[in-house]
RNA sequence: AGAGUUUGAUCCUGGCUCAGGACGAACGCUGGCGGCGUGCCUAACACAUGCAAGUCAAGGGGUAGCAAUACCACUGGCGCACGGGUGAGUAACGCGUAGGUCAUCUACCCUUAUCCCUGGCAUAACAUCGAGAAAUCGGUGCUAAUAUCAGAUGAGGUAUUUAUAUCAAAGGUUUCGGCUGGAUAAGGAUGAGCCUGCGUCUGAUUAGCUUGUUGGUAGUGUAAUAGACUACCAAGGCGACGAUCAGUAGCUGGUCUGAGAGGACGAUCAGCCACACUGGAACUGAGACACGGUCCAGACUCCUACGGGAGGCAGCAGUGAGGAAUAUUGGUCAAUGGGGGAAACCCUGAACCAGCGACGCCGCGUGUACGAUGAAGGGGCUUUGCCCUGUAAAGUACUGUCGGAGGGGAAGAAAAGCCGGGUUGCCCGGCUGGGACUGUACCCUAAAAGGAAGGAUCGGCUAACUACGUGCCAGCAGCCGCGGUAAUACGUAGGAUCCAAGCGUUGUCCGGAAUUACUGGGUGUAAAGGGUGCGCAGGCGGACUUGUGCGUCAGAGGUUAAAGGCCACGGCUCAACCGUGGAAAUGCCUUUGAUACGGCAAGUCUUGAGUACGAGAGAGGAUGGUGGAAUUCUUGGUGUAGCGGUGAAAUGCGUAGAUAUCAAGAGGAACACCAGUGGCGAAGGCGGCCAUCUGGCUCGUUACUGACGCUCAGGCACGAAAGCGUGGGGAGCAAACAGGAUUAGAUACCCUGGUAGUCCACGCCCUAAACGAUGUAUGCUUGGUGUUGGGGGGCUUGUCCCUUCAGUGCCGGAGGUAACCCGUUAAGCAUACCACCUGGGGAGUACGAUCGCAAGGUUGAAACUCAAAGGAAUUGACGGGGGCCCGCACAAGCGGUGGAUCAUGUGGUUUAAUUCGAUGCUACGCGAAGAACCUUAUCCUAGUCUUGACAUGCAUGGAUUAACCCGGUGAAAGCCGGGCCACACCCGCAAGGGUGGAACAUGCACAGGUGCUGCAUGGCUGUCGUCAGCUCGUGUCGUGAGAUGUCGGGUUAAGUCCCUUAACGAGCGAAACCCUUGUCGCUAGUUGCCAGCGAGUCAUGUCGGGGACUCUAGCGAGACUGCCGGCGUUAAGCCGGAGGAAGGCGGGGAUGACGUCAAGUCCUCAUGGCCUUUAUGACUAGGGCUGCACACGUCCUACAAUGGCACGUACAAAGGGAUGCAAGCUCGCGAGAGUAAGCAAAUCCCAAAAAAGGUGCCCCAGUUCGGAUUGCAGGCUGCAACCCGCCUGCAUGAAGCCGGAAUCGCUAGUAAUCGCGGGUCAGCAUACCGCGGUGAAUGUGUUCCUGAGCCUUGUACACACCGCCCGUCAAGCCACGAAAGUGGGGGGCAUCCGAAGUCGCCGAGGUAACCCGCAAGGGAGCC
Repeated sequence: AGAGUUUGAUCCUGGCUCAGGACGAACGCUGGCGGCGUGCCUAACACAUGCAAGUCAAGGGGUAGCAAUACCACUGGCGCACGGGUGAGUAACGCGUAGGUCAUCUACCCUUAUCCCUGGCAUAACAUCGAGAAAUCGGUGCUAAUAUCAGAUGAGGUAUUUAUAUCAAAGGUUUCGGCUGGAUAAGGAUGAGCCUGCGUCUGAUUAGCUUGUUGGUAGUGUAAUAGACUACCAAGGCGACGAUCAGUAGCUGGUCUGAGAGGACGAUCAGCCACACUGGAACUGAGACACGGUCCAGACUCCUACGGGAGGCAGCAGUGAGGAAUAUUGGUCAAUGGGGGAAACCCUGAACCAGCGACGCCGCGUGUACGAUGAAGGGGCUUUGCCCUGUAAAGUACUGUCGGAGGGGAAGAAAAGCCGGGUUGCCCGGCUGGGACUGUACCCUAAAAGGAAGGAUCGGCUAACUACGUGCCAGCAGCCGCGGUAAUACGUAGGAUCCAAGCGUUGUCCGGAAUUACUGGGUGUAAAGGGUGCGCAGGCGGACUUGUGCGUCAGAGGUUAAAGGCCACGGCUCAACCGUGGAAAUGCCUUUGAUACGGCAAGUCUUGAGUACGAGAGAGGAUGGUGGAAUUCUUGGUGUAGCGGUGAAAUGCGUAGAUAUCAAGAGGAACACCAGUGGCGAAGGCGGCCAUCUGGCUCGUUACUGACGCUCAGGCACGAAAGCGUGGGGAGCAAACAGGAUUAGAUACCCUGGUAGUCCACGCCCUAAACGAUGUAUGCUUGGUGUUGGGGGGCUUGUCCCUUCAGUGCCGGAGGUAACCCGUUAAGCAUACCACCUGGGGAGUACGAUCGCAAGGUUGAAACUCAAAGGAAUUGACGGGGGCCCGCACAAGCGGUGGAUCAUGUGGUUUAAUUCGAUGCUACGCGAAGAACCUUAUCCUAGUCUUGACAUGCAUGGAUUAACCCGGUGAAAGCCGGGCCACACCCGCAAGGGUGGAACAUGCACAGGUGCUGCAUGGCUGUCGUCAGCUCGUGUCGUGAGAUGUCGGGUUAAGUCCCUUAACGAGCGAAACCCUUGUCGCUAGUUGCCAGCGAGUCAUGUCGGGGACUCUAGCGAGACUGCCGGCGUUAAGCCGGAGGAAGGCGGGGAUGACGUCAAGUCCUCAUGGCCUUUAUGACUAGGGCUGCACACGUCCUACAAUGGCACGUACAAAGGGAUGCAAGCUCGCGAGAGUAAGCAAAUCCCAAAAAAGGUGCCCCAGUUCGGAUUGCAGGCUGCAACCCGCCUGCAUGAAGCCGGAAUCGCUAGUAAUCGCGGGUCAGCAUACCGCGGUGAAUGUGUUCCUGAGCCUUGUACACACCGCCCGUCAAGCCACGAAAGUGGGGGGCAUCCGAAGUCGCCGAGGUAACCCGCAAGGGAGCC
């Protein structure tokens, strides 16, 4: 510090997501040790049990004892208002900060001063009687006090003007020195109360709130101020600077994060507040309206003898419940602190410790060094060579932290007490004695590498890759996204990476996010300028001077608690942790000063603003008149059959006289030409002419006022069209509606009609793409050129030139912008103010409020859902967009297909099988250049073989299972059996033995597969398309994708060439080079040829000979817009002409750019992966691929006279031939058979060319057309012709008389037509590939159809129009809503009943102090 994600790619806008840090956490897997911290965030839910506040005998009485002394409860004193817990409530003087208190209190403590005198009445404990289950209570009797009451005194206090009035007390102990306690008053310290300025969350879909309310007077009340409370009087008080209401929340020091500013949070620690089962209340007290006190009410729990009682863990432990989740019913008062006490001491779940939890932070360990044979074995991968795990291990040497064992062993302790000494307080010395933690920290000793590593991740972001399994399944996922048979993304394994006693996940906060922008954003088109103006509050404001010193700035002082954070030093071995010191604490208050700027006050000025005067332009507004053209209607005339309308029609109007035409009249609405990116207005908007009333603007010149200004939330006014209300008006037009068309439909577009409305008056509505999608105002910043309205100047007086002010356009500079574009009329540079925006959808919707007669307007969410939505520009593709151009693309022609029969292929169907592939153009007489067996594929049925039908290697064997011959069985393959005994070499006389190769057998490796995947591939091929395109280098332009070049003007078959040009060049294509054909020449002359010469024949180049010719096959020539004329830009080139066999590419072929279609082919071949291995391999027989209601494609033959038949008769080219072509002869009607010459071929053969031409017949018919089908008889090939071949003869003689919609080919030696040959092949050709013969028609155009190219334009398409995309519906599922009703909860307002308690009044009765009385008693007072 950024990254991923919108697109084919780009830039921008914008959201989503990630990497970081943090946590009182939880969950998953794992887990060695220690230190320091930390631990119910949920139910302020309910709580069993124990403990958490007592103490004092030196205040008092009592019991036991002779006493010393001990002991329990009580009276009394002090404490229990601290400490500890929790965060429910509280938006508040609650908290924070700074102040005030002359408006106050303060126990214990300290200081000072003074006093402590005299009396009295009770009561608990106790004793006794009694009630009750208990809790507890009652009666009678005795007694004390530092309990309590009264009197005295009055330094002093209080009240008041003097004077007067009034207010105290308590003693105990003593070694008699004193110590201690009490009272009053003043002061201090501490603590508390109250008041005030400022700060302190969200909502305006909460805008008005308030009657003790605001103030006054007099009282009450309090420690004290106060409407705190009461009575009376006044009518105030608060609020847009947000009252009231609603929601949420304890506040702070601080914590986390962040560069900071900020944002979020408020556990532990510390300060304040509030609360203590819920609500209310007071009592006591210095202090409470009191957590472990009281009373009442309520809910709940418990006890009960049913009559009554008891209780309050938000103290420490602990239990239940809730929850994802949070600990021991521990030890000690040793230390620190608190209460009581004179003290010892007692109490203290405060505290200090221990226990549990990886909950967090910090530290340590699980060894260290060497060690390559890169060991073995294992695991993984593999290109089979190896590589990785891996110095890892083993091995050698070493160390000993932690843990375990043994031994030693602290600090934390200062005091208090007693003794002695000195002292105003108090201090000094000695002695005794005390540790929960704890035999803990720490130290020492010996041994042993021995006891101690996991988690997540590995597609990108993001460090780290392979194999297998799986096959859109299982699953993963933070975002983008992976998975549909070769997954680095799922699962497992190996390996790797990152952290490490932890690692991941989840949740939350900050960051990144400049994504709420103060620092630090925007609003023409991305979200965003209010429809427009006026204008109160508010904000901001010209020049000069003076004053003030409020803001502002500076200095000083106070405060800003401690802790925390930062810095330094120090203590635990380090660190975490802790200690000491320092700096800082941006704020507030006080005070001193400064006066530039802002404010305030006073004065002055003219430039901002305004006024007067003189001119000017204008569809500015309102009202009233008035004019002509046109439409329609009415009346009358003329006139006759149509009119009207459309793409074409029809509805409609018209013989009852339309349309057309003439004249007259009626009525309403709108104002042609002028008219113009001309004018006016704030916007909406405004258009004949005239008049009246009226607003604003501009120019000119002087004079005047003297900042009077700018903007503007709320408010007010205006506000197109449509719409609404009332009343008019209504010619034309025209929603709705009707009819006619169109269409699959047509609730539309088109046509004929037609009502609201459009018009007027008055009143509403208040919205628009109300747009310049650009708020208003002011200033500044190069220019050019139009135009409107004024002014000035010049001369040559013009339709002139220069200049200036105010408007309104265009083009452009700097600059800006994501780009487009804007550019003195800014979207530039600045200032002031207002409005608005913060991802898309949901939605401008719902609810609420408000406005409206209504329609509806204004304001304006959320749940949920997506990872985008969007802007500008780029390249393509596309368009029933445009321009240019081309092609048998259309048109013009010729001939076909589609109808018939047959052939053939395909689909479908059938079948045991009908093997497989090809499927728009670009499959379908295609692979197949030829399925009877074979081919042929397990396609089907049946029978067989298993190292195999075929290849290679190894091991073993040995003469038979090989070869050859034979037998059995069988459909064959095969299986079973018999005979024979091979080759080379060595040894040996020989018999024979040994070795080896081939072959065979057995076994092992392996073979085999036309099995799958053409979407894993190579190669080959089709198609766009022989279309003219496709690119690169350098340069330049652009932020960039990209552009330029390749565009433009011409031209071409062509990106062919020329010219221009920020481009200059180049490559692959086009062209050329190659083959063939057309002309000529040269060379050569057999098997070809034969003019001339000779010979021969009935005849024939037959023979001698010849090279002239044809021909053959080699080499050359020839054509290049080269020449002429015209056109063209002096070009490229085009048109015409000459010459020439051929003329503008002469004809034809081969040749196929970058790429597209995941096009075709794993069944030509090759090949990855998968599958199969007594079978998906191999062999054999038979069948099938030929099956047939049907549909389609491609052909053959026809339908006839341009023909058919018969007879006779010409003219080719290119090929093939030895398992071959076969002449001739004989036989056969023929297919053919027999025999046989020649020929490995310019020699012989196939071989007859056919159409054409000649003669004759047929005479328009299902025929002398047509030949299917079928019968019989034959031929040929072949082992075999049934399924299932071809041919011949005789007989038979089907459909068909030129073919619907539609559709195909062809531009010249072409179409059409005629035959010939070849390959395949035993045989089989209407197919395919070639060859020649005869030989046309039409077009010279580009409107349309189709395909292609270039330029341009639009685009929401990019899988690219077979695109994208909108809405309904069906089925299933999910969620939400409505619903007769019904149950519960919360809140507001009003009213009634009403406990305890405080204050007041009355009060039967009771009653010590004072008064009266001798007393009884009475009174006052109190209860």

The prediction has a mean pLDDT of 83.
This is a predicted structure of a 1423-nucleotide RNA (small-subunit ribosomal RNA) from a metagenome.
The RNAcentral record of the sequence draws on SILVA.